[in-house]
Molecule: c-di-GMP-I riboswitch aptamer
Organism: Salipaludibacillus aurantiacus
């Protein structure tokens, strides 16, 4: 001082829902709230997951105009997985 490990102490994050805001939506912010979490802090890689504004195929329709199906992420979400970085405490 490192590594493992998680008993006690101090803390620490916030899960679903509610409310007000924002976004096409998905969701994001903020309060409240408390499933749970020893990294449930960061960060990169995969992997799942949602969502279609655009964009594209289609039925409808045919002066226009108006509707609806699928397909896409360049969007979002990971409290999944793994690798790296950073971190409070210290009984066995």
């Nucleotide at each position: 001082a490192u590594u493992c490990a998680g008993a006690a102490a101090g803390g620490g994050c916030a899960a679903a829902c509610c409310u007000a805001u924002u976004g096409a939506a998905a969701g994001g912010u903020a309060g409240g709230g408390a499933c749970g979490c020893a990294a449930a802090g960061c960060u990169g890689u995969g992997g799942g997951u949602c969502u279609a504004a655009g964009g594209g195929a289609g039925c409808g329709g045919g002066u226009g105009a108006u509707u609806u199906u699928c397909c896409u992420a360049u969007g979002a979400c990971u409290g999944c997985a793994u690798a790296g970085c950073c971190g409070c405490c210290u009984c066995a």